[in-house]
């Protein structure tokens, strides 16, 4: 100075008008409680004071708190998670580690248990796809038959040997060299790789230029069935809870037939029928639940971390057709994705910019 790689913050700005939804405070004035009156509650209008989206408020993909129903205990059944330890209230989150990949590298990425318990499955090519295969290719030692022949032998054929070479293929059953053979082959033998036991280091997971054994016997798929450990009861704030009217119904008491209600001025006549008081359920309402909480922020300490602890400190969205807007000036880098509904913890996707830290890699100068 260029290209990167990771953590973290912002998410127009200042002022003015006017307005929309809590919440506090005074004032008026009604209205319940009271005998009245005060105090109190609680509606309405004035005034005035503060408060009012995200970092994703979103997708509704996981976990949890709360709340209701269900439940002795235990399997099946389904569904999910999958290297190891650890954080956490829990997670399929998140540190740290290990294994593989990808990058020069800082760093990314990973459904990363199990295929010597069992079934399956590999389309197209290929001779051959799993206790394999002879299509080209190599070889003719051994048998055996033609022919030639200088009689040593050599062409070819039949029968075969041969996984070295070639060639299909996502995959062809350990590489490399000697050695060995007709040719060839872990067929021997070195060395490297692999398996198995050991020992060492780690809590593991796994790792090791250790020691030892085996010529190698063990191919690939488990987001195919399937084993294996682990975790999972259902429904959600339209949850759930409290207050409670009118009108029917419901139950228990208590009185009544010489009643009660209509008609009628009033008796009699007609016609109708129990009537009165408590309780409980449940409808509209209407209150709750609702937001201060697994919480931010600094210090300080344990700890690689994620997280934990111990001080100080800050913090009223909370509706319920659902508020957070609109205008106006002035700046400036011209402003992106997008709006809370019961709350957190995570993932995942959506985005104009900008700002800080840490860290690698090039080039140039000292």
């Nucleotide at each position: 100075g260029g290209a990167g790689u990771u953590g973290g913050c912002c998410a127009g700005a200042c002022a003015g008008u006017c307005g929309c939804c809590g919440c506090c405070g005074c004032c008026g004035c009604c209205g319940a409680u009271c005998a009245c009156g005060c105090a109190u509650c609680g509606a309405c209008g004035g005034c005035g004071g503060g408060g009012g989206a995200g970092g994703a408020a979103a997708g509704u993909c996981c976990g949890g708190g709360c709340u209701c129903c269900a439940c002795a205990g235990g399997g099946c059944a389904g569904a999910g998670u999958g290297c190891c330890a650890g954080g956490u209230a829990a997670c399929g989150c998140c540190u740290g580690g290990g294994c593989g990949g990808c990058g020069c590298g800082a760093g990314c990425c990973g459904a990363c248990g199990g295929a010597a318990a069992g079934u399956g499955c590999a389309g197209c090519a290929g001779a051959g796809a799993g206790u394999a295969g002879a299509c080209c290719g190599c070889c003719u030692a051994c048998g055996u038959c033609u022919c030639c022949u200088u009689c040593g032998g050599g062409a070819g054929g039949c029968c075969g040997g041969u996984a070295a070479g070639g060639g299909u293929g996502a995959a062809a059953g350990g590489g490399u060299g000697c050695g060995g053979u007709a040719a060839g082959a872990g067929c021997g033998c070195a060395c490297c790789g692999c398996g198995c036991g050991c020992c060492u280091g780690g809590c593991a997971a796994c790792a090791g230029u250790g020691c030892g054994u085996g010529g190698c016997a063990c191919g690939g798929u488990a987001a195919a069935c399937c084993c294996c450990a682990c975790u999972c009861g259902g429904a959600g704030c339209a949850a759930g809870a409290c207050c409670a009217a009118a009108u029917a119904g419901g139950a228990a008491c208590c009185c009544u037939a010489u009643g009660g209600c209509g008609u009628g001025g009033c008796c009699c006549g007609c016609g109708c029928u129990g009537g009165g008081u408590u309780c409980g359920g449940g409808u509209a309402g209407g209150u709750u639940g609702c937001u201060g909480g697994a919480g931010g922020g600094c210090c300080g300490u344990g700890g690689u971390g994620a997280c934990g602890c111990g001080g100080c400190u800050c913090c009223u969205a909370g509706a319920g057709g659902a508020a957070u807007g609109a205008c106006u000036g002035u700046c400036c880098a011209c402003g992106a994705c997008a709006g809370a509904a019961c709350c957190c913890g995570g993932c995942u996707u959506a985005c104009c910019g900008g700002c800080c830290g840490a860290c690698u890699c090039c080039c140039a100068c000292u």